[in-house]
Molecule: Glycine riboswitch aptamer
RNA sequence: GGGAACUCUGGAGAAGCCCGAAAGGGUGCCGAAGGUGCAAGGCGCAAGCCGAAUCUCUCAGGCAAAAGGACAGAGAACAA
Numbered sequence: 001g002g003g004a005a006c007u008c009u010g011g012a013g014a015a016g017c018c019c020g021a022a023a024g025g026g027u028g029c030c031g032a033a034g035g036u037g038c039a040a041g042g043c044g045c046a047a048g049c050c051g052a053a054u055c056u057c058u059c060a061g062g063c064a065a066a067a068g069g070a071c072a073g074a075g076a077a078c079a080a
Base pairs, nucleotide, nucleotide: 003078006075007074008073009072010071017026018025019024028063029062030061034059035057037055041050042049043048
């Protein structure tokens, strides 16, 4: 200096909306779990295939708090 997992800390956005006794349904919206799409480039005679992101879509998820949370910092241990 590097790897994945573990512990601690920080960590954004968006109706605490409407209907309904409830189950459930509806409208508007958000991007930072996960997932979709692709630029350069590579492969291929070709069709096409591979191919990044906090970009894109909004499937999933979410829109008080809690939880979750990409990512960042620190710690201890492990392997090469």